[in-house]
RNA sequence: AACUUAUCCGGAGUGCCUGAGGGAUUGGCCCUGAGAUGGCACAGCAACCCCCUGCUAUAGGCGGGGAAGGUGCUAAUUCCAGCCCUGUUUAGGGGAAAGAUAAGGA
Numbered sequence: 001a002a003c004u005u006a007u008c009c010g011g012a013g014u015g016c017c018u019g020a021g022g023g024a025u026u027g028g029c030c031c032u033g034a035g036a037u038g039g040c041a042c043a044g045c046a047a048c049c050c051c052c053u054g055c056u057a058u059a060g061g062c063g064g065g066g067a068a069g070g071u072g073c074u075a076a077u078u079c080c081a082g083c084c085c086u087g088u089u090u091a092g093g094g095g096a097a098a099g100a101u102a103a104g105g106a
Stems, first nucleotide, its partner, number of pairs: 003104006013042005021031003025082004043074003048070002050066007078098001083095004
C1' cells in the first nucleotide's frame, strides 16, 4: 500500500510571507488580485485515539464528564450530481460507489 471498522445535514480564523489558481476525479455550480495555492505564527472547533466515570450479559456495548497529549479540521451537507431504486419520470426522497478522517493492520 491492500484490507477491516466507525464517522461524514453540527462546529471553528486571524496575522505575516508568497502571488494564480482552488473546491480529489468528470460535469455543473461556486470561491479567488477586496489575494487562490503553499508556508509560518498564534488562536479556535471537535472528541477518533486518550484520561476519569455509571450501567451491563465483563466480549464488548450503551451512556456521562474532561481536553494535557497523538491525529484531524476551521467557504458552501463530502458544495451538488454521476451508478441503482423510487417518483407525475419534473421537483423531491432513499441507497450505493468513490473520496476524506480516525483507529487497527502482515

This is a predicted structure of a 106-nucleotide RNA (SAM riboswitch aptamer (S box leader)) from Nitrospira sp. Its mean pLDDT, the model's own confidence on a scale to 100, is 83.